The RNA shown here (transfer RNA) has 73 nucleotides and comes from Treponema sp.
[in-house]
RNA sequence: UCCCUUGUAGCUCAGUUGGCAGAGCAAGUGACUGUUAAUCACUGGGUCCGUGGUUCAAACCCGCGCGAGGGAG
Numbered sequence: 001u002c003c004c005u006u007g008u009a010g011c012u013c014a015g016u017u018g019g020c021a022g023a024g025c026a027a028g029u030g031a032c033u034g035u036u037a038a039u040c041a042c043u044g045g046g047u048c049c050g051u052g053g054u055u056c057a058a059a060c061c062c063g064c065g066c067g068a069g070g071g072a073g
Base pairs, nucleotide, nucleotide: 001072002071003070004069005068006067007066010025011024012023013022019056027043028042029041030040031039049065050064051063052062053061
């Protein structure tokens, strides 16, 4: 310098063909109990890396950046 993959909740990740942002774990509250743990129920938490474009509509498509991982020279 060039190519590929990747960036979504505190963590690990889904999100198909563009149309309501989700799961598990973690956290909080309550129930249960002699207490804790376990179990059960409920709740909160997101500018979807940034920016511009396409579109009626973008996490998703396109351009340019930034971060991480890998490859070529």